[in-house]
Molecule: Bacterial RNase P class A
Organism: Coprothermobacterota bacterium
RNA sequence: GGAGCAGGCCGGGCGAUCGCGGGUCCAUUCCCGAGGAAAGUCCGAACUCCGCAGAGCAGGGUGCUGGGUAACACCCAGUGAGGGCGACCUCCAGGAAAGUGCCACAGAAAACACACAGCGGUUAGCCGCAAUGGUGAAAUGGCGAGGCAAGAGCUCACCGGCAGCCAGGUGACUGGCUGGCCAGGCAAACCCCACCCGGAGCAAGAUCAAAUAGGAAGGCUGGAAGUGGCUCGCUUCAAUGCCUUCGGGUUGAUCGCUUGAGGGAGCGGGAAACUGCUUCCCUAAGAGGAAUGAUCGCCACUUUCCAUUGAAAGGACAGAAUUCGGCUUAUAGGCCUGCUCCACUA
Numbered sequence: 001g002g003a004g005c006a007g008g009c010c011g012g013g014c015g016a017u018c019g020c021g022g023g024u025c026c027a028u029u030c031c032c033g034a035g036g037a038a039a040g041u042c043c044g045a046a047c048u049c050c051g052c053a054g055a056g057c058a059g060g061g062u063g064c065u066g067g068g069u070a071a072c073a074c075c076c077a078g079u080g081a082g083g084g085c086g087a088c089c090u091c092c093a094g095g096a097a098a099g100u101g102c103c104a105c106a107g108a109a110a111a112c113a114c115a116c117a118g119c120g121g122u123u124a125g126c127c128g129c130a131a132u133g134g135u136g137a138a139a140u141g142g143c144g145a146g147g148c149a150a151g152a153g154c155u156c157a158c159c160g161g162c163a164g165c166c167a168g169g170u171g172a173c174u175g176g177c178u179g180g181c182c183a184g185g186c187a188a189a190c191c192c193c194a195c196c197c198g199g200a201g202c203a204a205g206a207u208c209a210a211a212u213a214g215g216a217a218g219g220c221u222g223g224a225a226g227u228g229g230c231u232c233g234c235u236u237c238a239a240u241g242c243c244u245u246c247g248g249g250u251u252g253a254u255c256g257c258u259u260g261a262g263g264g265a266g267c268g269g270g271a272a273a274c275u276g277c278u279u280c281c282c283u284a285a286g287a288g289g290a291a292u293g294a295u296c297g298c299c300a301c302u303u304u305c306c307a308u309u310g311a312a313a314g315g316a317c318a319g320a321a322u323u324c325g326g327c328u329u330a331u332a333g334g335c336c337u338g339c340u341c342c343a344c345u346a
Stems, first nucleotide, its partner, number of pairs: 001342010012299007020033004035317001039328002042326005047201004054232004059197005064078005079093001080091004094192002099190002101186003116133002118129004141159002144156003160182002162179007205255004215246006223237004262281008301314005
């Protein structure tokens, strides 16, 4: 100097004028007013109601190990496999020896492989072979040597898988030794195993006011109802009652609604994610058919021209709606930190 990998931050600032919404006893005067993703609605919860409340089956979710967290399919660390020269990245990561199933076409044959071409032997009847060729994504573990009639783990050395034993590790797993034990792939195919799971959702729900048709029909003691389905159990009601269906009225107001698993600082624990203690902050949005805007000036940043008291242009993705922890997706331009590789120079 170039090419990369990982992480983080900003994504305009100040002032004036006018206009909106909220706060406060009040407000032309004071204070505040849309994000890193507010998006997706993919996960997990808080909260609300059912409900005083259970068990099982079906169903659904997760799927290497350990830790974190309110919890999670998230985060941290590690193990294994794959990719990359590397920094690093990815993961469809339990089980194929419980069972069922699939592997088209081609090929002799895709698992109960008795072999197409071919090789060897031969009494020409047949016997031996899976080394060579062919087909295919995949064909009696791979490479090499010996051996054989010709071949083959038939034997041996090395490697791979599998099994047993020993050692290390909390564990996933790793290393060593022994053994010729040796068709595979697919479970994001059905399935098996382990662990987890009530349901519905702020249009949840609560209160007040008002109005109507004091409506009609049906069922009910072995019945009906009880927030996913089925079974069992339990509870309530059983005639001024309960349930279902049809029809009518109400579309108004207030709350829920922002103090939170919250944020900052300091000192500790931990490899990290994270967490303990002390202290400070809280007008740090709360609309309700939905506010957060417009104009002007100055400054900052980027690009181009000029070559310097300058001129012109530019600004991405995108707008809160109960709240929070994540993941995923979009993003003009700029900045910072650490690390890897290549070339050159000293």